[in-house]
Context: one part of a larger RNA
RNA sequence: GAGUAGCGAAAAGAAGGGUGAGAAUCCCUUCCACCGAAAGCCUAAGGGUUCCUGGGCAACGAUCGUCGUCCCAGGGUAAGUCGGGACCUAAUCCGAGGCGGAGACGCGUAGGAGAUGGACAACAGGUUGAAAUUCCUGUACUGGCUGAGGCCGUUUGAGCGAAGGAGUGACACAGGAAGGAAGGCGCGCGUGCGAUUGGAAGAGCACGUCCAAGCAGGUAGGUCGGGAGACAGGCAAAUCCGUUUCCCGAGAGGCCGAGAUGCGAUGGGGAGCUUCUGGAGACAGAAGCGAAGGGGCUGGCACUAAACUGUCGAGAAAAGCUUCUAGUGAGGACUCAGGCACCCGUACCGAAACCGACACAGGUAGGCAGGAUGAGAAUUCUAAGGUGCGC
Numbered sequence: 001g002a003g004u005a006g007c008g009a010a011a012a013g014a015a016g017g018g019u020g021a022g023a024a025u026c027c028c029u030u031c032c033a034c035c036g037a038a039a040g041c042c043u044a045a046g047g048g049u050u051c052c053u054g055g056g057c058a059a060c061g062a063u064c065g066u067c068g069u070c071c072c073a074g075g076g077u078a079a080g081u082c083g084g085g086a087c088c089u090a091a092u093c094c095g096a097g098g099c100g101g102a103g104a105c106g107c108g109u110a111g112g113a114g115a116u117g118g119a120c121a122a123c124a125g126g127u128u129g130a131a132a133u134u135c136c137u138g139u140a141c142u143g144g145c146u147g148a149g150g151c152c153g154u155u156u157g158a159g160c161g162a163a164g165g166a167g168u169g170a171c172a173c174a175g176g177a178a179g180g181a182a183g184g185c186g187c188g189c190g191u192g193c194g195a196u197u198g199g200a201a202g203a204g205c206a207c208g209u210c211c212a213a214g215c216a217g218g219u220a221g222g223u224c225g226g227g228a229g230a231c232a233g234g235c236a237a238a239u240c241c242g243u244u245u246c247c248c249g250a251g252a253g254g255c256c257g258a259g260a261u262g263c264g265a266u267g268g269g270g271a272g273c274u275u276c277u278g279g280a281g282a283c284a285g286a287a288g289c290g291a292a293g294g295g296g297c298u299g300g301c302a303c304u305a306a307a308c309u310g311u312c313g314a315g316a317a318a319a320g321c322u323u324c325u326a327g328u329g330a331g332g333a334c335u336c337a338g339g340c341a342c343c344c345g346u347a348c349c350g351a352a353a354c355c356g357a358c359a360c361a362g363g364u365a366g367g368c369a370g371g372a373u374g375a376g377a378a379u380u381c382u383a384a385g386g387u388g389c390g391c
Base pairs, nucleotide, nucleotide: 013031014030015029016028017027018026032388033387034386035385040368041367042366043365046349047348050347051075052074053073054072055071056070060068061067080141081140082345083344084343085342087118088117092113093112094111098107099106100105122139123138124137125136126135142341143340145338146337147336148335149334151332152331159328160327164324165323166322167321168320172311173310174309175308178304179303183298184297185296187294188209189208190207191206192205193204210268211267214263215262216261221256222255223254224253225248226247227246228245229244230243231242233241234240272289273288274287275286276285277284278283312315354363355362370382371381372380
């Protein structure tokens, strides 16, 4: 320079009360305002204790500060089923032997590693100051193990079964229709409310009007022809696949399969009510009780669906599963009962906690998607929820 510029989105604050040495800034209440395909909720990456509680204010916070994502201390993350591993493979990487190279090292077979993909068993409610599909309650499911019962089987072979064969897994894009869930709307129903006001006991107002996995039979729909014989193929074998002959055959049967229904549930939850405690009250906490829950309309993206139809650019692999033998073989399936089940992650932010030197008007993947208006995820208003952007 200069007490100048600035104090980082113009969404907006105000009052009362409290705490305190101290309050525009912290806490509570009331009113106002803003977002609401977000400025809400869940989650990935990343961060790494920032989470919760108690205490504190020198610095950090563009002011203040009793407050904080700051400082100090203590506490907090519980899993057979969620995500990952004890399963599988893709790109890619590593790579026994091997090849190349003077070497360092490079390439690469077998093999291995490797999700962003495949496979795979848990839901509802409650609970903490901070965790919950993890704890608790209830009800399930998966895989081993043990026992009991009747049944089947032991060379007339139940069952298991490949590192092998075959099928499946197994895939693009577009389109429209059907079934139809969640959700929503109003009706009805339940509970509560109403003095005094310009009017209103009425066709009033407010709130509520539910619940999973699993199990059962199985629906709409979709898909596949069925049986017998033979055989140069599938590196051996095969009853499997394939090829082929004959018979039957267009609807029976097999397979896939939402939703709804019943059980689950004599349970849970539920507006509200009662009692107690604290308080002047508002209210807060604890314990207990607990109504209604019927039907209508709507319902783009869930699901049936790996469906169907169309098109050309012709759209992973392996495990798994099914089946076939090679083989193995004395036990096995079912029902009931009991018991067992490893390692890692799990707090919190997801933006003032990540990437931007900052508590930075920037950037950052996926999921959820209430109401009124509307073709709509536009627009405007609004619910839940969250904020008023630290002078």

A computed fold for a 391-nucleotide part of an RNA from a Bacteroidales bacterium, annotated as large-subunit ribosomal RNA, domain III. Its mean pLDDT, the model's own confidence on a scale to 100, is 80. The RNAcentral record of the full RNA draws on ENA.